[in-house]
Context: one part of a larger RNA
């Protein structure tokens, strides 16, 4: 296949994965202070040596350690917010024929859900009256 048709949206069950979230919990990095190991240099008025020296000491820099606010990243996290997907569930009946209130765009307020309702646009609406024209 048949208007016996088609097909919207919320609920509600169930799986998946994601996203928001007080909060805790890690990781690498960078900055500030504090500390400071070897060890070169620089300084020295002690101390030793016949001398070259040596040993001290004092300073710069300095591996790592503590610390401190901040950024950047993973993880976990009550709760929470849509999506997908899932043979017969629930409540309506919005579109598809003038689909029973034409429908659709934009906006605005409402309103279990789909969606209603103002305001301005479109014809991708039916009909019915002119007009202008194509075919017979």
């Nucleotide at each position: 296949c048949a208007c016996c048709g088609c097909c919207c949206g919320u609920c509600a069950c169930g799986u998946c994965a994601c996203g928001a979230a007080a909060g805790c919990u890690g990781g690498a990095g960078a900055c500030g202070c504090c500390u400071g190991a070897a060890g070169u240099c620089g300084g020295u008025g002690a101390c030793u040596g016949g001398a070259a020296g040596g040993u001290g000491c004092c300073g710069c820099c300095g591996a790592g350690g503590g610390u401190g606010g901040a950024g950047c990243u993973g993880g976990u996290g009550a709760u929470u917010g849509g999506g997908a997907c899932g043979a017969a569930g629930u409540c309506g009946u919005a579109a598809c024929a003038a689909g029973g209130u034409a429908g659709c765009c934009g906006u605005a307020c409402c309103g279990g859900a789909a969606g209603g309702u103002g305001c301005g646009g479109c014809u991708g609406g039916a009909u019915c009256a002119c007009c202008u024209c194509c075919u017979u």